[in-house]
Context: one part of a larger RNA
RNA sequence: CGCAGGAUAUUUGAGGAGAGUCGUCUCUAGUACGAGAGGACCGAGAUGAACGAAUCCCUAGUGCGCCAAUUAUCACGCCAGUGGUAUAGUUGGGUAGCUACAUUCGGAAUGGAUAAGCGCUGAAAGCAUCUAAGUGCGAAGCCAACUCCAAGAUUAGAUAUCCCUGUCAUUUAUGACACUAAAGACUCCUUGGAGAUGACAAGGUUGAUAGGCCAUAGAUGUAAGUACAGUAAUGUAUUUAGUUGAGUGGUACUAAUAAGUCGUGAGA
Numbered sequence: 001c002g003c004a005g006g007a008u009a010u011u012u013g014a015g016g017a018g019a020g021u022c023g024u025c026u027c028u029a030g031u032a033c034g035a036g037a038g039g040a041c042c043g044a045g046a047u048g049a050a051c052g053a054a055u056c057c058c059u060a061g062u063g064c065g066c067c068a069a070u071u072a073u074c075a076c077g078c079c080a081g082u083g084g085u086a087u088a089g090u091u092g093g094g095u096a097g098c099u100a101c102a103u104u105c106g107g108a109a110u111g112g113a114u115a116a117g118c119g120c121u122g123a124a125a126g127c128a129u130c131u132a133a134g135u136g137c138g139a140a141g142c143c144a145a146c147u148c149c150a151a152g153a154u155u156a157g158a159u160a161u162c163c164c165u166g167u168c169a170u171u172u173a174u175g176a177c178a179c180u181a182a183a184g185a186c187u188c189c190u191u192g193g194a195g196a197u198g199a200c201a202a203g204g205u206u207g208a209u210a211g212g213c214c215a216u217a218g219a220u221g222u223a224a225g226u227a228c229a230g231u232a233a234u235g236u237a238u239u240u241a242g243u244u245g246a247g248u249g250g251u252a253c254u255a256a257u258a259a260g261u262c263g264u265g266a267g268a
Base pairs, nucleotide, nucleotide: 001152005163006162007161008160009159010158011157015149016148017147018146021049022048023047024046025045026044027043033038051106052105053104054103055102059100060099061098062097066093067092068091069090070089071086072085073084074083075082076081110144111143112142117137118136119135120134164267165178166177167176168175169174179265184262185261186260187259188204189203190202191201192200209255210254211253212251213250214249215248216247218244219243220242225238226237227236228235229234
């Protein structure tokens, strides 16, 4: 821009894409078959490999500053307590998120038309012949079926709902003058289940969108100060403390204020 008014939702599916794999074991059955050795078709069940998708409950990794320990040195006048630098100084753990080595699931079943092949009936050609007329079966393959995209499918589909004037010009159509900016969308702002940017999604006071605050899960592992014991290092008690990024539930304290733009008037 189009889809013959504008808009918001929900959809149909022409068409397209994806997937499609394979093994082992058990039963049937040591049965059929076979002198024996050996050893099935058909059918039923179990369990895997690789591949793929989703997810983070479990296991595990990361988790650049969440907790703790600790070395050297400097600073805060000193002690104590802290802070800076040294690869994040080093080390031990670790929430959310992200991940796999983790967990769950998938390939199927079924139908249709067939290939090679196997047939039935059957002439040409009194026989024979699956074929010439007619007709049946038959594959991991084809078409459906399963998952996803999909009306720019210009053949532009469907359904539901919402919105939009008066006068005059002779009238349909159109124009003029007034009035009116509807439904809805956007700018802008707070953001993240989204994200390079657009976009998408949640919100904008009729508000829990982000921050703060409160509570709490989880993490770390028992803070500082004080008291006591010990000559002291240190230990014990207060104290499963103190601290705590992303989790969860609340709470308008702070910031989403105010405002503007587009879009018209019943539709060739």